[in-house]
RNA sequence: GCGUCAGUGGUCCAAUGGUUAAGACCUCAGCCUUCCAAGCUGAUAAUCUGGGUUCGAAUCCCGGCUGGCGCA
Repeated sequence: GCGUCAGUGGUCCAAUGGUUAAGACCUCAGCCUUCCAAGCUGAUAAUCUGGGUUCGAAUCCCGGCUGGCGCA
């Protein structure tokens, strides 16, 4: 340099173009417990970036960035 795959809370991961972006872990609060742990309930927190298509984009298209793999 070329090709290809991926990018979603602090971490992991889901979501057929359409409800409030689901779930687990973490964190915080409450319940329980003599206390802690475990358990139960609740809360906070996310779509890499700039455009385009569309009534509507995490999703489709183009550019950019970052990372993995392959080729040279």
Molecule: transfer RNA
Organism: Nanobdellota archaeon